The RNA shown here (SAM-I/IV (S-adenosyl methionine) riboswitch aptamer) has 113 nucleotides and comes from Idiomarina aquatica. Its Rfam family is "SAM-I/IV (S-adenosyl methionine) riboswitch aptamer". For this family Rfam cites "The aptamer core of SAM-IV riboswitches mimics the ligand-binding site of SAM-I riboswitches" (Weinberg et al., RNA, 2008). Clan: SAM clan.
[in-house]
RNA sequence: CUCCCGCAUUAAGAGAAGAGCGAUGCUCUCGCCAACCUGCCGGUCUGGGUAAGGUGGUUACUAAGGAGUUCCUUAGGAUGUGCCUGUCGAUGUCAGGAACCAUCAGACACACA
Numbered sequence: 001c002u003c004c005c006g007c008a009u010u011a012a013g014a015g016a017a018g019a020g021c022g023a024u025g026c027u028c029u030c031g032c033c034a035a036c037c038u039g040c041c042g043g044u045c046u047g048g049g050u051a052a053g054g055u056g057g058u059u060a061c062u063a064a065g066g067a068g069u070u071c072c073u074u075a076g077g078a079u080g081u082g083c084c085u086g087u088c089g090a091u092g093u094c095a096g097g098a099a100c101c102a103u104c105a106g107a108c109a110c111a112c113a
Base pairs, nucleotide, nucleotide: 006081007080008079009078010077015030017029018028019027020026021025031058032057033056036054037053038052039050040049041048043108044107045106046105047104061076062075063074064073065072066071067070083097084096085095086094088092
């Protein structure tokens, strides 16, 4: 990087920005939205917060069916399921690195007494 399987989302939200190109679309940068993964908030769990690291988005998902005026289900599609560096023959192993400021609640456990 690609493929397969599983799980979750596909509601809402967010630039009339800049640059480039093979040009009516695409890529990059910055801003913004969101909170899927990692990090932080005393050990574990649950809930909550944050938005630093990695994605994604910032252009109206499509089709069928059932209820009935807006919902539900299924299928397809899309996104996520941390990132980076080095090493060795390497799909793997091993050794490392970064994640600002600020900052919780409950229960349990541990320790002390």